The RNA shown here (small-subunit ribosomal RNA) has 1451 nucleotides and comes from an uncultured bacterium. Rfam family: Bacterial small subunit ribosomal RNA. The sequence is in RNAcentral, with records from ENA and SILVA.

RNA sequence: GAUGAACGCUGGCGGCGUGCUUAACACAUGCAAGUCGAACGAAGCACAUAAGGACGAGUCUUCGGAUGAAGCCGUAUGUGACUGAGUGGCGGACGGGUGAGUAACGCGUGGGUAACCUGCCUCACACAGGGGGAUAACAGUUGGAAACGACCGCUAAUACCGCAUAACCCGCUAGGGGCGCAUGCUCCGGACGGAAAAGAUUAAUCGGUGUGAGAUGGACCCGCGUCUGAUUAGCCAGUUGGCAGGGUAACGGCCUACCAAGGCGACGAUCAGUAGCCGACCUGAGAGGGUGAUCGGCCACAUUGGAACUGAGACACGGUCCAAACUCCUACGGGAGGCAGCAGUGGGGAAUAUUGCACAAUGGGGGAAACCCUGAUGCAGCGACGCCGCGUGAGUGAAGAAGUAUUUCGGUAUGUAAAGCUCUAUCAGCAGGGAAGAUAAUGACGGUACCUGAGUAAGAAGCCCCGGCUAACUACGUGCCAGCAGCCGCGGUAAUACGUAGGAGGCAAGCGUUAUCCGGAAUGACUGGGCGUAAAGGGUGCGUAGGUGGUUUGACAAGUUGGUAGCGUAACUCCGGGGCUCAACCUCGGAUCUACUACCAAAACUGUUGGGCUUGAGUGCAGGAGGGGUGAAUGGAAUUCCUAGUGUAGCGGUGAAAUGCGUAGAUAUUAGGAGGAACACCAGUGGCGAAGGCGGCCUGCUGGACGAUGACUGACGUUGAGGCUCGAAAGCGUGGGGAGCAAACAGGAUUAGAUACCCUGGUAGUCCACGCCGUAAACGAUGAAUACUAGGUGUUGGGGGCUGAAGCCUUCGGUGCCGCAGCAAACGCAAUAAGUAUUCCACCUGGGGAGUACGUUCGCAAGAAUGAAACUCAAAGGAAUUGACGGGGGCCCGCACAAGCGGUGGAGCAUGUGGUUUAAUUCGAAGCAACGCGAAGAACCUUACCAGGUCUUGACAUCUUUUGACAAUCCUAGAGAUAGGACUUUCCCUUCGGGGACAAAAUGACAGGUGGUGCAUGGUUGUCGUCAGCUCGUGUCGUGAGAUGUUGGGUUAAGUCCCGCAACGAGCGCAACCCUUAUUGUUAGUUGCCAGCAUUAAGUUGGGCACUCUAGCAAGACUGCCGGUGACAAACCGGAGGAAGGUGGGGAUGACGUCAAAUCAUCAUGCCCCUUAUGACCUGGGCUACACACGUGCUACAAUGGACGGUACAACGAGUCGCAAGACCGCGAGGUUUAGCAAAUCUCUUAAAGCCGUUCUCAGUUCGGAUUGUAGGCUGCAACUCGCCUACAUGAAGUCGGAAUCGCUAGUAAUCGCGGAUCAGCAUGCCGCGGUGAAUACGUUCCCGGGCCUUGUACACACCGCCCGUCACACCAUGAGAGUUUGUAACACCCAAAGCCGGUGGGGUAACCUUUUGGAGCCAGCCGUCUAAGGUGGGACAGAUGAUUAGGGUG
Repeated sequence: GAUGAACGCUGGCGGCGUGCUUAACACAUGCAAGUCGAACGAAGCACAUAAGGACGAGUCUUCGGAUGAAGCCGUAUGUGACUGAGUGGCGGACGGGUGAGUAACGCGUGGGUAACCUGCCUCACACAGGGGGAUAACAGUUGGAAACGACCGCUAAUACCGCAUAACCCGCUAGGGGCGCAUGCUCCGGACGGAAAAGAUUAAUCGGUGUGAGAUGGACCCGCGUCUGAUUAGCCAGUUGGCAGGGUAACGGCCUACCAAGGCGACGAUCAGUAGCCGACCUGAGAGGGUGAUCGGCCACAUUGGAACUGAGACACGGUCCAAACUCCUACGGGAGGCAGCAGUGGGGAAUAUUGCACAAUGGGGGAAACCCUGAUGCAGCGACGCCGCGUGAGUGAAGAAGUAUUUCGGUAUGUAAAGCUCUAUCAGCAGGGAAGAUAAUGACGGUACCUGAGUAAGAAGCCCCGGCUAACUACGUGCCAGCAGCCGCGGUAAUACGUAGGAGGCAAGCGUUAUCCGGAAUGACUGGGCGUAAAGGGUGCGUAGGUGGUUUGACAAGUUGGUAGCGUAACUCCGGGGCUCAACCUCGGAUCUACUACCAAAACUGUUGGGCUUGAGUGCAGGAGGGGUGAAUGGAAUUCCUAGUGUAGCGGUGAAAUGCGUAGAUAUUAGGAGGAACACCAGUGGCGAAGGCGGCCUGCUGGACGAUGACUGACGUUGAGGCUCGAAAGCGUGGGGAGCAAACAGGAUUAGAUACCCUGGUAGUCCACGCCGUAAACGAUGAAUACUAGGUGUUGGGGGCUGAAGCCUUCGGUGCCGCAGCAAACGCAAUAAGUAUUCCACCUGGGGAGUACGUUCGCAAGAAUGAAACUCAAAGGAAUUGACGGGGGCCCGCACAAGCGGUGGAGCAUGUGGUUUAAUUCGAAGCAACGCGAAGAACCUUACCAGGUCUUGACAUCUUUUGACAAUCCUAGAGAUAGGACUUUCCCUUCGGGGACAAAAUGACAGGUGGUGCAUGGUUGUCGUCAGCUCGUGUCGUGAGAUGUUGGGUUAAGUCCCGCAACGAGCGCAACCCUUAUUGUUAGUUGCCAGCAUUAAGUUGGGCACUCUAGCAAGACUGCCGGUGACAAACCGGAGGAAGGUGGGGAUGACGUCAAAUCAUCAUGCCCCUUAUGACCUGGGCUACACACGUGCUACAAUGGACGGUACAACGAGUCGCAAGACCGCGAGGUUUAGCAAAUCUCUUAAAGCCGUUCUCAGUUCGGAUUGUAGGCUGCAACUCGCCUACAUGAAGUCGGAAUCGCUAGUAAUCGCGGAUCAGCAUGCCGCGGUGAAUACGUUCCCGGGCCUUGUACACACCGCCCGUCACACCAUGAGAGUUUGUAACACCCAAAGCCGGUGGGGUAACCUUUUGGAGCCAGCCGUCUAAGGUGGGACAGAUGAUUAGGGUG
């Protein structure tokens, strides 16, 4: 884009189209094919006439009778816009329906018929004489329920039958002319034989017969085209052909008899599946692909199957016969029926209409005609099913109304939209008029189309979508739920993706969805693809068919090219006009219809054919190279075994061992022998071969390639579907052989296990002969052949030239490497192409299922070859890039290991965590990087938790209103919060209007939340890591991701520096700048200091500022100097000087980033949640629990020690709600008292280890101090839960700590004490300070972590990755399966209806003949051939199903 569509939501009008795609399923009812009286007879009806009959109103009457209208009955004749049945004619073979069958001369297209027919119609010629016998109708009898008959009797024709007539009309046949590719055709012509007719009438005509021609319609034959499957490869007996006959309109095995053995097929026969074909329709740039509704052409069919009859035409939709199934009627004996005609019904289905009107028009049938019939057709109805057209209003209108949605609360959007005002009337509705279609009449449509008028904005808008593709965004709800989804995907509490709303976008009487087709898809590639690694080159050659083919010349004209003609229906499409108001639609003209056919012409190319050529190919002559093949012979080394000697205890084997061998003498060694297999060195990206493959030496036979020569043939070439050959290893069969090796197997190890890797043994096999198998990563993952397209450098086999030689130049054939152009997705290939071209073959078309299943072929088997589908996924894959990773590699670093020192892990206690418990034991932190962490300090408070008691604008903030001080103190109740009362009191400023602060009450806005989410966030922090990295600009390279720079050679602590380099520069990091410490100078000299002077108990004081110290400013260190190494570099090593030497020590400083790392409980904050409570207050309790587990510490286990006594030396700090001297009291903690000090001044403040003595003497102790008791002290409202300290008493575990594990490289570890923050009180913690003060580092193999380069990768959430198989469970599809069952198409046999044909006799028989007896012919019967349906049978194929079973897929 499209549709005969369907479904969902919605729906105003009109025009034109269109409407069972499924059950060719079954059908109630009505209609769809009749007509002709001018073919015929009879009957009925009506009328007329005539005669008659029985009645007979009335009239007259002599009452005897006469007459007698209308009507009635039958008869005869005639008439008729009459009726229906019958005989007869024409038509029911058209029109209408459907698509089951059919893969076919069915259809399309073009031809042929010298092999044919043709009613009605047209034209021409000729003719119609004279007879005959029946039969329906009808009447009678009769059977049957009916349908329908039977018998007898009568009758007509344009019904039927002879006879006459006859033009070469037909048959046969002398003779002659012409024509054709052939069979043959045609014309002329003489005999012989045969065959015709119908009349009707209104007197105009209409019919009949024969012949010829035409037209129309049909029949048959042929070329070409016309779906899929080879897991269908062979098929065919009337089959193929011939001869003869039959049959037909006609040819023909169409049929029959006989003869022959043919015919079709890889250019796809046969079989199976599917299907009506075409014009056309949809799509597409085209080529193509798909479809075959409506309309038109052809075919086939009419419930299923078979058959013929009639006829011009049928093997017949609304005809016949038979069989079958089904339905209906029945009196049970028999009968009837065929909507795939129009309506309609049921059923099926997602789904498809009215039991309408009319023959007015167009057409058809009959008829002379009038006319009749016509569900063809014309119309109407139903359906948005499609296409087209119109409308649902137009203008104005900002207070940008209300409402709604949203909001940053200001606004914004809906939105000129609405309302309002002014207009209009298309459609619909109402009223009036009113066609064409019709040529005289006749109009279903239809009072329709159309026109006019009045009048109201009234009656007329929805659907889908809004994450990207793809135009259009917000809010709420939901919370991996509900749901969405075409693909990607969305949803787990801030969803532009779900649902709703507002808004937006698109289309619009429709809009979406589903289904199907084409396009995009170059994704089956003719136009127009590929095959080294993505899917894809056959394992190899030989070669058949086929394809393709060097050079020159002549001919032909099949292909090819040009022209002319025919055909290519109409409709459709396109172009230009015309008609409906436009359009859709209808219509006129033109173009197109690429094909096919016929003819003419050309001769370049291809082809065919004739003659040449030598360069492709082959042959010859003479050469050299070679693990080419095959047979036979032969050699040495080595292994093993046997025999003998020597010899003694081990050998062997491994990471280490063991099994094994050995005192019955092994291994080792010497000599001799046996046997089998393989051939070291040479040996080489060297040689040979088609590939597989081929290796000692000698030899027989033998294949191929190569160089040279240019003698011979003259395109003999190339490729190669099928076919055939060869074809590693393993395996199989038969027979040998068997040394070594070695599947299976055994044992020993390893291991959690070890059906393995390792070891000791060991059988098939490996070897030989013959025969199979036929596969490999059979690989260059690269088919064969030919030609062309820069070079360089090896090697191998030949030839030529130059040269004295080495060598150089050149030319063929192989075999390698590098490389240009070119190619390639890249990697790469590159004269040995993956380049440029040509020819041929093989193969590919997403992954899995699966190289599986079934079938077939081959094989002894193993198995090989061929080779699917269901189902399932949205990927699978290639090449390259950046990372990450590796029990990959290289280089380097770090208390990383190693070397050391000291710990932890064992004990007791402290502290944190887990767990458990609890009313609560608040919360957070979780490997390193949680666990003496937040917490620099939980008795109340803190406090967030629990129990109980209370409050509700609130404990806290702002605003509004009113009032006024408020507060403090005291009393009562209460656990307290609170409640009540008493007492006291009149705030501040002022421009006098008021304002401010505070308090109370009220009201609502709001407060409040340590409630949730650190995975919504900010900020802050940890970590890799103080590791040396992380990037950018420009340029260059690459299709790109990216690369380069940043890699490389050195060097460094360092991406530090140097050199080199398609890079050149730059930034954040490193370093430096900062602080501190180590040295010196200088300035200054109090509260610091004291050398010298004086003084004191004391730097206490005078004095001084030299020294120490303090704290400002400077200096100093930079590889600066020397030597060596290094590349004349950077730098390194050593040295000098120096307080300090190569960053002097320490600190602060933490790149890009990683871990959804930590924190919503510091703080801030989005969203959610609570609001008489998840907020606030109070009392008490809890965070301190305790079977247990872990982390971090303290104290110890003792003599390098404990205790006691004496005695020496610091630094950093802190202090007024404070530090506190001194004195006194107390054993002590401490108390009392109060000098000094807001500090270089006073105080904390005695530092301790140390040193000097004494004692203890190795023990659970004079070690250790837990635990417990008693008595006290301090802080504080308060020490019970639950503080710290003291004294006395008590005196537990513990005797140096398993596996494992931590810290530390120098003023460090270890050890010793001191201070501070927090703090009323409460450190073994934390943060600082100084004192004493080591040991060790060979080194980088290993463990851990990190950096750079490189390599592999199927990882990218990045190895804590990815991922394989079994097992268990659920579901799905499939294979096998004893079988069971259904169907399809054939075959064989049996039976055989109807029917055609043939035969037949002893039945019957109007026309004709006849000698009157019969005959000809016909009918019925019977028989035979053929044959539908049916039956039987064995096979084939297909489907369903089946206990069980097998693998596969998904979860």